This is a predicted structure of an 87-nucleotide RNA (c-di-GMP-I riboswitch aptamer) from Neomoorella humiferrea. It matches the Rfam family "c-di-GMP-I riboswitch aptamer". About the family: GEMM was predicted in a large-scale screen for bacterial structured RNA regulatory elements.

[in-house]
RNA sequence: CACCGUUAAGGGCAAACCCGUCGAAAGACGGGGGCGCAAAGCCGUGGGCCUAAGGCUUGUAUAAGCUAUGGUUGUCAGGUUGCCGGU
Numbered sequence: 001c002a003c004c005g006u007u008a009a010g011g012g013c014a015a016a017c018c019c020g021u022c023g024a025a026a027g028a029c030g031g032g033g034g035c036g037c038a039a040a041g042c043c044g045u046g047g048g049c050c051u052a053a054g055g056c057u058u059g060u061a062u063a064a065g066c067u068a069u070g071g072u073u074g075u076c077a078g079g080u081u082g083c084c085g086g087u
Base pairs, nucleotide, nucleotide: 002087003086004085005084012037013036017032018031019030020029021028022027035074041080042079043078045077046076047075048072049071050070054067055066056065057064058063
């Protein structure tokens, strides 16, 4: 430097669910919790997926359809940094 995660040590993160707060929602944050994770560290850059407040269209109307400028990195790529061990 590259690849790998089969042993160990020291650690790290934290799904569902519950409580609180924020949000139109999706969801986020804090506390509890612990299913899992070797990048489940960081970046929404591209695809996918979720939502549809606002906007547009249809409708007499309740409403319906479309739409991301809202989200998701624990959905997949890409970028970037990195602990321990092995080859």